[in-house]
C1' cells in the first nucleotide's frame, strides 16, 4: 500500500520549548503574538496486551499501563444518494445510508 473486521456525540494542561502557522483534501465556518505546527513534560481513554476473580470455553467484570492513540469546535459543518416538513419546479431545516477521512487489531 492492498484488503477485512471493530469504533468515531464521551474525555484530557492558565505547563515548558519554539516561533507561523493550524483544523486530511475541496468549499465553508474557524482556531492562532492573550503564542499556531512540531519537541518534551503532563494527561485521558482502553483497541491490542500483562495481572487478578468468574467461566469448560466463548467471554465477562476489576486493575495496571507494555505496545499504538488521542487532549479547540460532533470526524468542526458540507461534498453522493434518499425520505419528511417549509416552500416558489429556486432553496432551507431535520433524519436515514453510502462515500472520504481517522485509530486499532488482523490479512496478503
Nucleotide at each position: 500500500a492492498u484488503u477485512u473486521c471493530a469504533u468515531c456525540a464521551a474525555g484530557a494542561g492558565u505547563g515548558g520549548u519554539g516561533g507561523a502557522g493550524g483544523g486530511a483534501c475541496a468549499g465553508g465556518c474557524c482556531c492562532g503574538a492573550c503564542g499556531a505546527a512540531g519537541c518534551c513534560c503532563g494527561g485521558c481513554a482502553a483497541c491490542c496486551u500483562g495481572c487478578a476473580u468468574g467461566g469448560a470455553a466463548a467471554c465477562a467484570u476489576g486493575u495496571g499501563a507494555g505496545g499504538u492513540g488521542c487532549c479547540a469546535a460532533u470526524u468542526c459543518c458540507u461534498g453522493c444518494a434518499g425520505a419528511a416538513u417549509c416552500c416558489a419546479u429556486a432553496g432551507a431545516u431535520u433524519c436515514u445510508g453510502a462515500g472520504a477521512g481517522a485509530u486499532g487489531a488482523g490479512c496478503u
Description
SAM riboswitch aptamer (S box leader) from Brevibacillus choshinensis, 108 nucleotides, folded computationally. Its Rfam family is "SAM riboswitch aptamer (S box leader)". Rfam links the family to the GO term regulation of gene expression. The sequence is in RNAcentral, with records from Ribocentre. The prediction has a mean pLDDT of 81.